[in-house]
RNA sequence: GUGCCCUUAGCUCACCUGGAUAGAGCAGCUGCCUUCUAAGCAGCAGGUGGUUGGUUCGAAUCCAACAGGGCAUA
Numbered sequence: 001g002u003g004c005c006c007u008u009a010g011c012u013c014a015c016c017u018g019g020a021u022a023g024a025g026c027a028g029c030u031g032c033c034u035u036c037u038a039a040g041c042a043g044c045a046g047g048u049g050g051u052u053g054g055u056u057c058g059a060a061u062c063c064a065a066c067a068g069g070g071c072a073u074a
Base pairs, nucleotide, nucleotide: 001073002072003071004070005069006068007067010026011025012024013023019057028044029043030042031041032040050066051065052064053063054062
């Protein structure tokens, strides 16, 4: 340089051949339980999906450019 893959909650990941409230586990907070802690149970909060544009009635999902990371190849 070229080709391919990845980027979604604090972390690890789903959803990703478009359909309108984007979910789960762990972590966090509150309450219950316990002499206390841990464990367990119930609940709450946390994301405009890497950035910028485009297509569409509608985009996490399709298209383009750019940024970051990884793999392969000369």